[in-house]
RNA sequence: GGAGUCGGCCGGGCAGUCGCUGGGGCAUACGCCCUGGAGGAAAGUCCGGGCUCCAUUGGGCAGGGUGCCAGGUAACGCCUGGGGGGCGCGAGCCUACGGAAAGUGCCACAGAAAACAGACCGCCGGGUGCGAGCCCGGUAAGGGUGAAAAGGUGCGGUAAGAGCGCACCGCGCACGUGGUAACACGUUGCGGCACGGUAAACCCCACCUGGAGCAAGACCGAAUAGGGGGACGCUAAGCGCGCCCACGCGAGUCCCCGGGUAGGUCGCUAGAGGUCCACGGCGACGUGGUUUCGAGAUGAAUGGCUGCUCACGACAGAACCCGGCUUACAGGCCGGCUCCCACU
Numbered sequence: 001g002g003a004g005u006c007g008g009c010c011g012g013g014c015a016g017u018c019g020c021u022g023g024g025g026c027a028u029a030c031g032c033c034c035u036g037g038a039g040g041a042a043a044g045u046c047c048g049g050g051c052u053c054c055a056u057u058g059g060g061c062a063g064g065g066u067g068c069c070a071g072g073u074a075a076c077g078c079c080u081g082g083g084g085g086g087c088g089c090g091a092g093c094c095u096a097c098g099g100a101a102a103g104u105g106c107c108a109c110a111g112a113a114a115a116c117a118g119a120c121c122g123c124c125g126g127g128u129g130c131g132a133g134c135c136c137g138g139u140a141a142g143g144g145u146g147a148a149a150a151g152g153u154g155c156g157g158u159a160a161g162a163g164c165g166c167a168c169c170g171c172g173c174a175c176g177u178g179g180u181a182a183c184a185c186g187u188u189g190c191g192g193c194a195c196g197g198u199a200a201a202c203c204c205c206a207c208c209u210g211g212a213g214c215a216a217g218a219c220c221g222a223a224u225a226g227g228g229g230g231a232c233g234c235u236a237a238g239c240g241c242g243c244c245c246a247c248g249c250g251a252g253u254c255c256c257c258g259g260g261u262a263g264g265u266c267g268c269u270a271g272a273g274g275u276c277c278a279c280g281g282c283g284a285c286g287u288g289g290u291u292u293c294g295a296g297a298u299g300a301a302u303g304g305c306u307g308c309u310c311a312c313g314a315c316a317g318a319a320c321c322c323g324g325c326u327u328a329c330a331g332g333c334c335g336g337c338u339c340c341c342a343c344u
Stems, first nucleotide, its partner, number of pairs: 001340010012309007020037007039315001043326002046324005051213004057246005063209005068082005083097001084095004098204002103202002105198003120143002122139007151169006170193001171191004175186004217266004227257006238249003273292002276289005
């Protein structure tokens, strides 16, 4: 100097003027003063909860979800740290990572054969034939097909071959050591060795899991038709927001037609909040102290103009709240680490 990789931050600001709105105060002419007013993703609605209702509470099933180990958390499919596998020279990145010896299914085409799976070419032995060739038996080492074909290399052995035998490697089991564990290591021992792959196929195993959702729900006020019809029931029908059992409530329950209201208040923002410091921890995070207070709209508020500055403005607007994940993003800033080149 170049290329890369990981992490963090900003993403407009200041002033003036007019306008909108939450809270507080003063005034009650509907105005004045003070003080606040969209995000890092507010997005997707993908997860997890808080909260509300069913609803009093236990069990089982179905359905659904997760899937290496250990931690964190209110919880999670999230995060942190490890392990295995894969990619990369490397820093690093990815991982839908339990089980194929419970069972079922699938592996196109090619190929002889795709799993209790083989003989197309070939090799060897025997018979027959003048010969070309044909028949029987053995074989899976060599060749071919394929993504994948009965573990690899070498030696011996054989009629020719084959873990047929042996050595090493690989694989499986046991044992030892280290580690909480996943797992790793081994001049350890045994075994010729389960006969492919696939579970993001069905399935098996382990763990988790009621339903519906702020348009939840509560209160106030007003209006109408305390309307009409039907089925089942009145000591047990039904109800208890997947089903069953228990348990509880129980004289009404359910269905259809028709009518009225769709107004206001609460829920609605002080929290599993934020900042800073100390301690503990590899870390996620925890404990303690300190300090601080936020947008709460409801046909939906923050806009227009001017001046300066500047990163010349991208992606983009809360609707109960929070913890995550994923996606989008013009421009800019900071730091760690890796590799390459040149010079000293």